Context: one part of a larger RNA
Formats: sequence, C1' cells, structure tokens
RNA sequence: UGACGGGGGCCCGCACAAGCGGUGGAGCAUGUGGUUUAAUUCGAUGCAACGCGAAUAACCUUACCUGGUCUUGACAUCCAUAGAAAUUUUUAGAGAUAAAAACGUGCCCCUUGGGGAGCUAUGAGACAGGUGCUGCAUGGCUGUCGUCAGCUCGUGUUGUGAAAUGUUGGGUUAAGUCCCGCAACGAGCGUAACCCCUGUUCUCUGUUGCCAACAGUUUUGCUGGGAACUCAGAGAAGACUGCCGGUGACAAACCGGAGGAAGGUGGGGAUGACGUCAAGUCAUCAUGGCCCUUACGACCAGGGCUACACACGUGCUACAAUGGUGUAUACAAAGGGAAGCGAACUUGCGAAAGUAAGCAGAACCCGUAAAGUACGCCUCAGUUCGGACUAGAGUCUGCAACUCGACUCUACGAAGUCGGAAUCGCUAGUAAUCGUGGAUCAUCAUGCCACGGUGAAUACGUUCCCGGGCCUUGUACA
Repeated sequence: UGACGGGGGCCCGCACAAGCGGUGGAGCAUGUGGUUUAAUUCGAUGCAACGCGAAUAACCUUACCUGGUCUUGACAUCCAUAGAAAUUUUUAGAGAUAAAAACGUGCCCCUUGGGGAGCUAUGAGACAGGUGCUGCAUGGCUGUCGUCAGCUCGUGUUGUGAAAUGUUGGGUUAAGUCCCGCAACGAGCGUAACCCCUGUUCUCUGUUGCCAACAGUUUUGCUGGGAACUCAGAGAAGACUGCCGGUGACAAACCGGAGGAAGGUGGGGAUGACGUCAAGUCAUCAUGGCCCUUACGACCAGGGCUACACACGUGCUACAAUGGUGUAUACAAAGGGAAGCGAACUUGCGAAAGUAAGCAGAACCCGUAAAGUACGCCUCAGUUCGGACUAGAGUCUGCAACUCGACUCUACGAAGUCGGAAUCGCUAGUAAUCGUGGAUCAUCAUGCCACGGUGAAUACGUUCCCGGGCCUUGUACA
C1' cells in the first nucleotide's frame, strides 16, 4: 500500500420490511444430470451452466453409430496429355457409384496450321482436408462485479524509503455531482450532457390517409368537394431550479408554491472507466504448437441426437362461480407479404379443398383482436371444472411423417380440491391478466423478440439477512 475481521461510523440497492403474484405438490412442454445404448455428437456447471450456443434435429442439418465405398481426394493453386462445355437415355445397386449408348461443337486473338479464357476427364506429385487436442500458448468477441462511482496521471510538496498528498475534512448529490475549506495546483478515463423513441404546441406539405361545414346518395368518405380535425413526416418551440417563499454558511443545495402538456435526471433505450474471475468460446471466424494423412480426411444409405427405475432447473395448463358454456355485440398497436399474402364464391361438422379478384402495398391481403359488454344455462359436484392418456376416422406440408411432425372430428376422460421445508419476481401505465405480430421456417413454439387492451396493492422505516461505496481501526496475511 492492499486484502481480511461473527471491529466501529456514514450511505445506497425490490437487500430486508410493507404488499401483490408465483415456483416448490399435479399433468404436460423444454433443458440438464444420471442411467442406458452400436451411437444416444460437442460445448456451457454457484451467483454469471440448465426454453443456454440451437432465430426451428423426420432426410438434409449432423459434427455421433452401423454398414457400403474413395484415396491428389467433396474444396484451392501449379504441370502434362486429351476433349468445348453441356444435355438425354438404358442397365445393376439401398444409394454413393459402376458399365454402356445417343447427341453436340460454341467465345476472343490471329487467320488454313496455332494460341488464350472457361469447363471436363486422365496421370504424377507438391499439397489439400481435419467440428482432432490445447481458451492454462493466443487474437477477436462476450459474461460478471456494475451504469457501481469509482480508476489514474503531470508538476509541486512531505517522507531515508516503500509511499503519501491531490482523491482526506464540513455540507450536498443519482453521481469523485457541486460548494466551502485545505500543500497543493491542474488534467485524463468514467458520471452528466451530446444520440434515438415517447409525452405538448406551432409552421409547411395533403395521397393511398382525414371528413367539420355545404350538396348528392343505395347502407359505406361512397361521390362532388374541403384543408378545418385525426394522422403521416420534415423543421421549430418548450424545462433551465428559469420565477416566488422558506431553510442553509451570504455557498452548493434542499423543502413548498406558481405557471405549465410536462418539474427538478419528465418516462424509456443506446452508451459499460481502470480492472477482477488463468471466467466463457480453438465447434462462428482467425491463429502458434502438437497430432491424423488408403484416415482422426471425403461420399452414401439406414439409425441416433427424440432412449427412461430416477433427480433438478425453466415454463405452459389447471384445480373452478371474479368461473365454465351458448347466442349477440364493441374497442387496438406493431409487424409481415411474390416459389409470397391470398379477399369473395362453392364444398366440407371441421382441419382444409376447388376456382380465383387484388396487392412489391397509409391503397390489396394476413385480419373476426381477446379479456370486455348484454341476455340465457350450469349451482359447488372430481362437476357442463380439468384436460393428460388411449382408440378410430381424417387434413396439410414434404421424395418420405414407422422410429420421429403439426392440426381436425368422434369417443375415452387420468392426476389435480391452491401445494412441506424452502425459494423467486415486481415500486406505476409497473405487477397481474388478455389477446396480436415477427424472426427462424417446406411443415413444426407452451421458447425468444416485439406490440398494444384492462389495470392494482404497498413502502412505517433501515434493527436484522444479501450485495456494494466512502472513512477509520486491528492484523500471526500478500
């Protein structure tokens, strides 16, 4: 100087407390461990692994296993020889491949010859190739403490020196934020601000958007028309403790008020200092070293990654009446669409099918939002709750749904009556609850990412638990 203390002081955080809703019990989905297996490919392992890499494992993916095959190779450059390339067909085979047949002669330069580009085949070797090992050899990227308020430097000064000072102290702040003091004076990286979205208004522009007044109308901005409103998107204004009162050291600031759409960082996002964990990743990629080279490389078919006495994590659906169910009816936002979205009509109980308009979209489509509201039924039951499991019949995608897809209809109708010890999230348009869209994608979501609808309760307070910051103290620690 640090680190540590079941030492002290001050302070903060959904850290506790006050509340609301969960998990832990049930069924299922999904990931992991374990076990099993020919293989169940590999990685991730306290917080910070476990709906994680994977924004989609039937084949492919795929790295794994079994079997069948290849050896200059599936891919790249170089050399030689031959041929344009390509296309089509037959046979054998699970296919990879193997054998055979047909057809075919182009482009550029130069001009009969020949050369070049590109492609194919054969041959020789230099080499290719490796998702093989080492993340404790590395780059790059990332997590984490933590959006915590810290981490440092120059000059000066103090000390023999390691170092200290500044950065401590008195206040204050979300903040090493600012003020005052001070052997310090300044500066840098962080904080804040600059950036994006959102909340108010104004100006401009009005089509595909809008419809107040006027007119027409068959219901509908549908039409004439209008430029007000909504909205769209460019520009501008607005918030700065600016104003007033009080407290304070006449400071910084804090408390209250006015005006205002908004008030003291308005709300949200992006932004992550010096460093820590030899944290994660050699399987994104790159790369040193080591290893394989008729195989640890490459191709193909089938299987596996989907197994199942069990254990754990994360979720979905429930256990019902604030509910289930039937009929009627209202109100979004944000997205996506051409090998696509697909209206309308017809068929089907339905999943869907047939025909097919429009739309590269403020125009057409996905597209009926759902919870809600109105009126009925159910009447507390393992039920008209709950929907697992199972049987049959089907639909769709796709070469192909047996292992192993999603959905529909009929029947079947399990556990479950609110969950032990324990444990998690959340402070406001939040929690809770309700639907909607997107990426990936032939098909497949209870996951992920986004969008809006309805919309709470509680916070006395900092004694305690956890994590963190500053000062101080002790030390057998470095």
Notes
The part of an RNA shown here (small-subunit ribosomal RNA, 3' major domain) has 478 nucleotides and comes from Candidatus Purcelliella pentastirinorum. Taxonomically the source falls in Candidatus Purcelliella (Bacteria, Pseudomonadota, Enterobacterales, ant, tsetse, mealybug, aphid, etc. endosymbionts).